[in-house]
Molecule: c-di-GMP-I riboswitch aptamer
Organism: Rheinheimera pacifica
């Protein structure tokens, strides 16, 4: 190097409960304990998808529209890698 396989590896990450922060919200980060899962559940909002809907917008004023905000643990693209094994 390379080509297969990966059953969660004496290693990793971590969904969801609870408590604190931020945040308008989605949801982010962070504690503590377990642990739904994860061979990329490492990194990247480039494409679609999806969540909010603050600001703006429109009307019948309480509803709808809007991403410059989110989500890679939806999915594809990118980049970068672990355990065997050959």
């Nucleotide at each position: 190097u390379u080509u297969g396989u990966g059953c969660a590896a004496u290693g990793g990450c971590a969904a969801g409960u609870c408590g604190g922060u931020u945040g308008a919200a989605a949801a982010a980060c962070u504690g503590u304990a377990c642990a739904c899962g994860c061979a990329a559940a490492g990194c990247u909002a480039u494409g679609g998808g999806c969540c909010u809907a603050a600001c703006g917008g429109u009307u019948u004023u309480a509803a709808c529209c809007u991403a410059c905000g989110g989500u890679c643990g939806c999915c594809a693209g990118g980049c970068c890698g672990c355990a065997c094994c050959u």